[in-house]
Molecule: SAM riboswitch aptamer (S box leader)
Organism: uncultured Micavibrio sp.
RNA sequence: UCAUCCAGAUCAGCCGAGGGACAGGCCCGACGACGCUGAAGCAACCUGUAGGCACCCCCGGUGCCCGGCAAGGUGCUAAAUCCUGCGGCGCAAGCCGGAAGAUGA
Numbered sequence: 001u002c003a004u005c006c007a008g009a010u011c012a013g014c015c016g017a018g019g020g021a022c023a024g025g026c027c028c029g030a031c032g033a034c035g036c037u038g039a040a041g042c043a044a045c046c047u048g049u050a051g052g053c054a055c056c057c058c059c060g061g062u063g064c065c066c067g068g069c070a071a072g073g074u075g076c077u078a079a080a081u082c083c084u085g086c087g088g089c090g091c092a093a094g095c096c097g098g099a100a101g102a103u104g105a
Stems, first nucleotide, its partner, number of pairs: 001105005010039005018028003022085004040077003045073002047070003051065006081100001086097004
């Protein structure tokens, strides 16, 4: 910088008081949260690959498509990124966009 973020997926062991990024709210947590380790799983960003189309200097390669297949590198497995935060529209409910954050390339 770009893309995505209302889908999906948990058990065991250790530890012991906070945790959910920040603020407000609302939740989770001694019936052990959070974190660490192991195993399992989800998904398909990258990767590999089948098929199709187009292009080239026709050897081979490049680009695009597919709700295709696999799962090597990441990631993820409470709640929509838990909700809101800033701006516009609207009587309101709400809708649209943005910021911040997370993940990948």